[in-house]
RNA sequence: GGGCCCGUAGCUCAGCUUGGAUAGAGCAGCACCCUUCUAAGGUGAUGGUCGCGGGUUCAAAUCCCGCCGGGCCCG
Numbered sequence: 001g002g003g004c005c006c007g008u009a010g011c012u013c014a015g016c017u018u019g020g021a022u023a024g025a026g027c028a029g030c031a032c033c034c035u036u037c038u039a040a041g042g043u044g045a046u047g048g049u050c051g052c053g054g055g056u057u058c059a060a061a062u063c064c065c066g067c068c069g070g071g072c073c074c075g
Base pairs, nucleotide, nucleotide: 001074002073003072004071005070006069007068010027011026012025013024020058030044031043032042033041051067052066053065054064055063
């Protein structure tokens, strides 16, 4: 330098292929319940520029282009 894959909550990921409901799950953390205490268990709320910028569209996490970061392969 070239090719492919990945980037979504603090962490691990789904959703992208086929654009459309308010962007979700588990874990962690927080509050409460339970318990003599802890763990386990239960309930609830919180937590997001969907890597960045631009484009297409009535509408973009999703499609297109560029860039950034990570991984693998080739040279």